This is a predicted structure of a 95-nucleotide RNA (Bacterial small signal recognition particle RNA) from a Mollicutes bacterium. The sequence was found by an Rfam model in a public genome assembly.
RNA sequence: CGAGCAUCCUCAUCCAAUAGGCAUGGGUGAACCAGGUCAGGUCGGGAACGAAGCAGCCUUAAGCCUUUUGUCUAUGUGGGUGGGGAUGCUCGGCG
Numbered sequence: 001c002g003a004g005c006a007u008c009c010u011c012a013u014c015c016a017a018u019a020g021g022c023a024u025g026g027g028u029g030a031a032c033c034a035g036g037u038c039a040g041g042u043c044g045g046g047a048a049c050g051a052a053g054c055a056g057c058c059u060u061a062a063g064c065c066u067u068u069u070g071u072c073u074a075u076g077u078g079g080g081u082g083g084g085g086a087u088g089c090u091c092g093g094c095g
Stems, first nucleotide, its partner, number of pairs: 001092016017075007025066004034059004042051003
């Protein structure tokens, strides 16, 4: 000086993990201040019928739950790959 191996540092990148944001699947979800349907009852009417409408039921909003999924951001987490540097060992060449 060159090559190989090991360890360490640093940079980049990829995968995962964790935390959070946004959306999304499912569930739940309104005494009254959402909608629909409105038993009973109420009102109008001579009657036919009509009107408003509580409870119930259905759908859903906000919200809540979740072992649905996607995406974005972050890092005192784990690992892979590559570049650079340092140290040690081995081999070879030269002085």
Its mean pLDDT, the model's own confidence on a scale to 100, is 77. Rfam family: Bacterial small signal recognition particle RNA. It is annotated as a non-coding RNA gene. The organism belongs to Mollicutes, within Bacteria.